[in-house]
RNA sequence: CGGGUAGGAUGCGAUGAUCGCGGUUCGGGGCAACCCGGAUCGAGGAAAGUCCGAGCUCCACAGGGCAGAUCGCCAGGUAACGCCUGGGCGCCGCAAGGCGACGGACAGGGCAACAGAGAGCAGACCGCCGAUGACCCGGUGCACAAGCAUCGGGCACAGGUAAGGGUGAAACGGUGGGGUAAGAGCCCACCGCUCCUCGUGCAAGCGAGGGGGCACGGUAACCCCCGGUCGGAGCAAGGCCAAAUAGGCGGCGAGGUGCGGCCCGCACCGUUAACAGCCGCGGGUAGGCUGCUCGAGGUGGUCGGCGACGACCAUCCCAGAUAGAUGAUCAUCCGGUGCCGUGCAAACGACACCGAACAGAACUCGGCUUACAGUCUUACCCGUGCC
Numbered sequence: 001c002g003g004g005u006a007g008g009a010u011g012c013g014a015u016g017a018u019c020g021c022g023g024u025u026c027g028g029g030g031c032a033a034c035c036c037g038g039a040u041c042g043a044g045g046a047a048a049g050u051c052c053g054a055g056c057u058c059c060a061c062a063g064g065g066c067a068g069a070u071c072g073c074c075a076g077g078u079a080a081c082g083c084c085u086g087g088g089c090g091c092c093g094c095a096a097g098g099c100g101a102c103g104g105a106c107a108g109g110g111c112a113a114c115a116g117a118g119a120g121c122a123g124a125c126c127g128c129c130g131a132u133g134a135c136c137c138g139g140u141g142c143a144c145a146a147g148c149a150u151c152g153g154g155c156a157c158a159g160g161u162a163a164g165g166g167u168g169a170a171a172c173g174g175u176g177g178g179g180u181a182a183g184a185g186c187c188c189a190c191c192g193c194u195c196c197u198c199g200u201g202c203a204a205g206c207g208a209g210g211g212g213g214c215a216c217g218g219u220a221a222c223c224c225c226c227g228g229u230c231g232g233a234g235c236a237a238g239g240c241c242a243a244a245u246a247g248g249c250g251g252c253g254a255g256g257u258g259c260g261g262c263c264c265g266c267a268c269c270g271u272u273a274a275c276a277g278c279c280g281c282g283g284g285u286a287g288g289c290u291g292c293u294c295g296a297g298g299u300g301g302u303c304g305g306c307g308a309c310g311a312c313c314a315u316c317c318c319a320g321a322u323a324g325a326u327g328a329u330c331a332u333c334c335g336g337u338g339c340c341g342u343g344c345a346a347a348c349g350a351c352a353c354c355g356a357a358c359a360g361a362a363c364u365c366g367g368c369u370u371a372c373a374g375u376c377u378u379a380c381c382c383g384u385g386c387c
Base pairs, nucleotide, nucleotide: 001383002382003381004380005379006378007377008376009375010374013333014332015331016330017329018328019327021042022041023040024039025038026037027036028035029034044358048369049368051367052366053365054364055363056234057233058232059231068230069229070228071227072226073087074086075085076084077083088102089100090099091098092097103225104224108223109222110219111218125165126164127161128160129159132156133155135154136153137152138151139150140149141148142147173191174190175189176188177187178186192214193212194211195210196209197208198207199206200205238290239289240288241287248281249280250279251278252277255269256268257267258266259265297316298315299314300313301312302311303310304309334355335354336353337352338351340349341348342347
């Protein structure tokens, strides 16, 4: 310098002014609703998906089991987790590093399309070998000859063979040698498998030595088996206050209402331990308050730990809206882009434009996943050049 791997930070650029919105608080005004002024706070790394785990709340709950769901190498972290850290094993990568639903296939059941001879304790399609043959060709010996014997090849054919070819995702251990008619764990060496012992590690496991036999195929992201965990619903949880109207209960009750206020009158309703009217009580609804934001909290430091993380100390208070506030304009500076001018160039200056992506709290927290323009930055790996 080029290429790559694993992270981290930031993410309306900064400051100021003016106007506007929501919360808290102080002061003033108002009977009150509320108004005015000041101070202060006001979105995110994912606030998202709502996928896991919790807090909190209500309901349920003697004990045990079934069903169901979910998780599954080992150790650690944590309030907890399906998350995180470290380690093991397998696969990928030259490497840094990445990925892994990573218990069980002698408890049982099921499945394997197509191709292929055969798909599970299998299989003879091609090939290889081959007893036998009165067939065919050739050589040799005997014989005048016919023929006989023998050797080699061909053909036919009982059979042997899982080495080789071929099919397949997968064909009943792999490589090499011996062996054989040809072959075969049939035998041997190494590798693999499995069992035992020793060493090492908390463990998963790893290493070494020895024995065995070469058989026990795949699929559990099919049922299933083994082991662990799990009661349900969710802030529209839950609690409190509480109209109007219509029901309910209780009491009083002979009058009540309308026709403009009063009298008369008229009309209607009622005059019944009861259905008018009046008073009271209680439940629910609308509405309001609460839950509500101080929390497994943030920041900094010291110490322990490889690390996730933990302990201690100091310091800070940091949105709580309810149809949902967090915005707009201007000025200066900064950064980027374009263009023009000066200049050999570097650079300087003027003007214009832009400052963007994904996205927006709604009880809270820990994770995971997904989305994301640009900028800054750390460690490591590979290649090349120079010293």

Model confidence (mean pLDDT): 76 of 100. A computed fold for a 387-nucleotide RNA from a Gemmatimonadota bacterium, annotated as Bacterial RNase P class A. Taxonomically the source falls in Gemmatimonadota (Bacteria, Pseudomonadati). Its Rfam family is "Bacterial RNase P class A". Its family is annotated with dimeric ribonuclease P complex, ribonuclease P activity and tRNA processing in the Gene Ontology. The RNAcentral record of the sequence draws on ENA. Of the family's consensus pairs, 94% are formed in the model.